The part of an RNA shown here (small-subunit ribosomal RNA, 5' domain) has 518 nucleotides and comes from Bacteroidales bacterium Phil6. Rfam family: Bacterial small subunit ribosomal RNA. Its family is annotated with structural constituent of ribosome and ribosome in the Gene Ontology. The organism belongs to Bacteroidales, within Bacteria. Model confidence (mean pLDDT): 82 of 100.
Context: one part of a larger RNA
RNA sequence: GGAUGAACGCUAGCGGCAGGCCUAAUACAUGCAAGUCGAACGGUAAGACCGAAAGGUAAAAGAGUGGCGGACGGGUGAGUAACGCGUAUGUAACCUACCCUUUGCAGAGGGAUAGCCCGAAGAAAUUCGAAGUAAUCCCGCAUGAGGAUAUACGGAGGCAUCUUUGAAUAUUCAAAGUCAAGGCGGCGAAGGAUGGGCAUGCGUACUAUUAGUUAGUUGGUGAGGUAACGGCUGCACCAAGACGACGAUAGUUAGGGGAUCUGAGAGGAUGGUCCCCCACACUGGUACUGAGACACGGACCAGACUCCUACGGGAGGCAGCAGUAAGGAAUAUUGGGCAAUGGAGGGAACUCUGACCCAGCCAUGCCGCGUGAAGGAAGAAGGCCUUAUGGGUUGUAAACUUCUUUUAACGGGGGAUAAAGGCCGUCACGAGGUGACGGAGUGAAGGUACCCGUGGAAAAAGCAUCGGCUAACUCCGUGCCAGCAGCCGCGGUAAUACGGAGGAUGCGAGCGUUAUCC
Repeated sequence: GGAUGAACGCUAGCGGCAGGCCUAAUACAUGCAAGUCGAACGGUAAGACCGAAAGGUAAAAGAGUGGCGGACGGGUGAGUAACGCGUAUGUAACCUACCCUUUGCAGAGGGAUAGCCCGAAGAAAUUCGAAGUAAUCCCGCAUGAGGAUAUACGGAGGCAUCUUUGAAUAUUCAAAGUCAAGGCGGCGAAGGAUGGGCAUGCGUACUAUUAGUUAGUUGGUGAGGUAACGGCUGCACCAAGACGACGAUAGUUAGGGGAUCUGAGAGGAUGGUCCCCCACACUGGUACUGAGACACGGACCAGACUCCUACGGGAGGCAGCAGUAAGGAAUAUUGGGCAAUGGAGGGAACUCUGACCCAGCCAUGCCGCGUGAAGGAAGAAGGCCUUAUGGGUUGUAAACUUCUUUUAACGGGGGAUAAAGGCCGUCACGAGGUGACGGAGUGAAGGUACCCGUGGAAAAAGCAUCGGCUAACUCCGUGCCAGCAGCCGCGGUAAUACGGAGGAUGCGAGCGUUAUCC
């Protein structure tokens, strides 16, 4: 000199953009943060409609079965020195729901169970029993375009283990319907796309006052297991290996990268916001379901803590958004809206979405604007300095005169962001339904931005410094006292260094101080 997620002091007008618990991965009151589908299914039925009545029709809402989603999105950095991350490859060792392309199929049966109703236990959470019911729920059988496995034969290829392919035989493997009749969905297969799993080369902190480490350890055969290779394995047998001064093992510290800050560069320091990857979800362990989890707002067990209790037993997990307490030098609203973008479900309308878009608070940072402009010498008054008592300085500064009106105040107008989807029409190809065109209409921010008008200089400047480094000097007070100080140093009676004043310098809605990095 530059920088910061800063803090503290004094001061403070506005706008835009960004940022805002770095500490206790401490504990959490309350609300919200993941649902949706009646075009899969059985029911319910106050009220409504029809009807003289009996009864019939039929929506909303709520619960249930079923499907899809809850593995995303959002948070945090505890752990991890590791194939965790980065980079480059491999998978001839793999998986992939929804989506796309192509192709084929859907025959015929059986069964259970929730809900509802009835009964019982319990303070509650909730649980149990009897009867009986539906489906795109569950299960046999059939079919097999095709897939899979096995056998032997042939062709082609390669990068070692091998890969791929042709036909033959045997075995085996499916399905779901619903509807507003347009569709939507189901099952098998091949390919794609996307997303992932695994493996390998290279790179990736400090300590040697840590020198030896290892027994599923290192390799082989077989078995099991996995989507898949693999000591992956409480597996069986065999061999004795494997790693290490080019730093193994151990300990300490730490999420990694893109990047950020600084620097001419080489480097050094850092990894907050944003993007990618990883890991975690009170602590420890475990599996289930599923295309995918060993699952933040799922389950089970144990522990610590908190809460309810009729004392028998139960409920819970903010490192989601707000918010509370604690800690701390220190870090914000228990806000609005799904209008946009994106996501889940749905045929769609639509519903949900603390993602997101906005608003609030904070000078925390960067950038921009303003606090007037021109004239104005009696060089006013006052202050300060000055025995040439004249003058100098503050100083065009003020007053005063004439103007201007950004921002602010008040009044009026007022878009874009978003015009799609859906609805209503027309036309074309037309079994279909799609496509094109036209119409009305959909905004949280917000009556905001922006524009126009009204009056009036009106409402708006501080902070540090002035001995040298280093821009800026005098007077008074004090008298090694009180105090200053980044370093050198200053103060003991004339202090440009302390305190005040006048003046000056530097920055300016900021200015200084402290901390930290280069």